Context: one part of a larger RNA
RNA sequence: UGACGGGGGCCCGCACAAGCAGUGGAGCGUGUGGUUUAAUUCGAGGCAACGCGAAGAACCUUACCAGGGUUUGACAUCAUACUGCCCUCUGUAGAAAUACAGACUUCCGCUUCGGCGGACAGUAUGACAGGUGUUGCAUGGUUGUCGUCAGCUCGUGUCGUGAGAUGUUGGGUUAAGUCCCGCAACGAGCGCAACCCCUACUUUUAGUUGCCAUCAGGUUAUGCUGGGCACUCUAAGAGGACUGCCGAGGACAACUCGGAGGAAGGUGGGGAUGACGUCAAGUCAGUAUGUCCCUUACGUCCAGGGCUACACACGUGUUACAAUGGCCAGUACAACGGGUUGCUAAGUCGUAAGGCGGAGCUAAUCCCUUAAAACUGGCCUCAGUUCGGAUUGGAGUCUGCAACUCGACUCCAUGAAGUCGGAAUCGCUAGUAAUCACGGAUCAGAAUGCCGUGGUGAAUACGUUCCCGGGCCU
Numbered sequence: 001u002g003a004c005g006g007g008g009g010c011c012c013g014c015a016c017a018a019g020c021a022g023u024g025g026a027g028c029g030u031g032u033g034g035u036u037u038a039a040u041u042c043g044a045g046g047c048a049a050c051g052c053g054a055a056g057a058a059c060c061u062u063a064c065c066a067g068g069g070u071u072u073g074a075c076a077u078c079a080u081a082c083u084g085c086c087c088u089c090u091g092u093a094g095a096a097a098u099a100c101a102g103a104c105u106u107c108c109g110c111u112u113c114g115g116c117g118g119a120c121a122g123u124a125u126g127a128c129a130g131g132u133g134u135u136g137c138a139u140g141g142u143u144g145u146c147g148u149c150a151g152c153u154c155g156u157g158u159c160g161u162g163a164g165a166u167g168u169u170g171g172g173u174u175a176a177g178u179c180c181c182g183c184a185a186c187g188a189g190c191g192c193a194a195c196c197c198c199u200a201c202u203u204u205u206a207g208u209u210g211c212c213a214u215c216a217g218g219u220u221a222u223g224c225u226g227g228g229c230a231c232u233c234u235a236a237g238a239g240g241a242c243u244g245c246c247g248a249g250g251a252c253a254a255c256u257c258g259g260a261g262g263a264a265g266g267u268g269g270g271g272a273u274g275a276c277g278u279c280a281a282g283u284c285a286g287u288a289u290g291u292c293c294c295u296u297a298c299g300u301c302c303a304g305g306g307c308u309a310c311a312c313a314c315g316u317g318u319u320a321c322a323a324u325g326g327c328c329a330g331u332a333c334a335a336c337g338g339g340u341u342g343c344u345a346a347g348u349c350g351u352a353a354g355g356c357g358g359a360g361c362u363a364a365u366c367c368c369u370u371a372a373a374a375c376u377g378g379c380c381u382c383a384g385u386u387c388g389g390a391u392u393g394g395a396g397u398c399u400g401c402a403a404c405u406c407g408a409c410u411c412c413a414u415g416a417a418g419u420c421g422g423a424a425u426c427g428c429u430a431g432u433a434a435u436c437a438c439g440g441a442u443c444a445g446a447a448u449g450c451c452g453u454g455g456u457g458a459a460u461a462c463g464u465u466c467c468c469g470g471g472c473c474u
Base pairs, nucleotide, nucleotide: 007474008473009472010471011470012469013468015464016463019428020427022425023424026319027318028317029316030315031314032313033312034310035309042053043052064305065304067302068301069300070299073128077127078126079125080124081123082122083121084120088103089102090101091100092099093098107118108117109116110115130294131293133292135290139288141283142282143281144279146277151190152189153188154187155186156185157166158165159164170181171180172179196271197270198269199268201239202238203237204236205235206234207233210229211228212227215226216225217224242265245259246258247257248256249255321421325380326379327378328377329376330375337368338367339366342361343360347356348355349354387418392413393412394411395410396409397408398407434456435455436454437453438452439451440450
C1' cells in the first nucleotide's frame, strides 16, 4: 500500500423479508456422472460445467470402433522423365472404395510436317502435402465472470529519508467519483451520464399492394368496382420532457418532497453499450500460430457399426395428479416473421396423418394463416374417474438411395405411475410473474430446446435485525 476479520460506521442489490408460481416425489424429453462396450469420439466441471460447443448424430455430419483398400497421397505449389486430351458410357468382380476389360472420342498455338511450346490428366522419382495428434501453463484472437458494480488512474504542485500520501478524504446529495460546498491542492484521462436503436403522444410530407368517412354502381356476401386519401396504417422528417413552472424543506447550494399542465415527470419503459483489472478462468476441436510428435501412418478412401448402450446418481425441462377442470358443439379478437430447389389457395378423396389438384405469389398484392386461452350452450359430479397419458399390440402416412439398430406423424385397441411432493432449493417488483397460443433460425426429415411475437393478466414490498454479494470510510 493492499487483502482479510464470526471489528465498527454509512449505503445498495428479488440479498433477506412480504407475496405469487415452481423445482426436490411420478411418467416422459434432454444433458452429465458412473457403469458397460470393439467403439460408446472430443471438449466444458462451484457460482461462471451439466436443453453447454451441437441453429438440429439414420448415411453424410464423424473426429470413435472392427473390417476392406491406398501411399507424392482426398487437398496446394514446384522440378525432372515418359505417356495421353479430359470427360462420358458399358461389362465383370466387390458391401463400397476400387481393380480389370471394352466402347466413345482424339485439346489449343506455331510448324521446315521431323517436331516444339502450352492447358489438363496419368505413371515414376524428389521437394513436400496431410494430422479434430500434444501443450489454452508458450501464444494471437475471442468469450465468460466479479458487474452496468462506481470505480481505476495520470500530469504538475505540496508533504514524507523512503515505500508512499495528497488529489479520490470531509459536510450534504445522487442510480452514479452524479452534483454542490469546503479543503495543499490545481487540472486531466478511462469509466457514469448524454449522443445511437425500439416503444408511448402530436404533426408535416407521401397514398400503393394499405385504408373507406362522404358520393355512385353491383352482390347471397365481401373495398368488389368507379372514386377519394378524411381516418387507420405504412415510412422518412420535425416537435415534445428540460426539475422548464408553482409551493415547501435545505447552507440563499446541490438536491429532496408535494402540485399544476401534459400522451408521457423527474434516467418515462426496453435495448445496444461492459473502465483499470481478477480467476496461469474457457477455447490449439471455429480459424490463426510457436514447440514437440506421426509420415506404407496418429495421413487418406470406403461400406457397416457406434456417438441413441443402462443396475444406478445428479442437473435442466415437459406433461400431469383435475371441477378456476375434462369432453362436445357454436362463435370472436393478434403480433412478430418466412416463402421460387420455395410458400402453396379453391375444389376433391381419406376417420386422420396425408393424397390428388394446381390458381396465385420473387410478396403491405398470393400463400403459410382457422391464433389459442376467452365467450355461449350442453354433458361429466369427486371416482384412479369422461382425470392422467406412459407403455405395448395392430394398421397406416410422409421425408429420404435407405427409417432394423435409430425418424416424425395418424388411426384403432391398450390405459402404467401419479391424489400436490422430505430435508432442501430456484425465479419474479408491472404489462412483470403466472397462463395461452403463434412465428423463425438450423433443417430432406427429425424440438418439451433456443431466439422472437402478441393475447389474458395478478399478489406483495412493514422494513434492513439476519443470510448472500457488492461499494465508501475507519
The part of an RNA shown here (small-subunit ribosomal RNA, 3' major domain) has 474 nucleotides and comes from an uncultured bacterium.
The RNAcentral record of the full RNA draws on SILVA.
The prediction has a mean pLDDT of 85.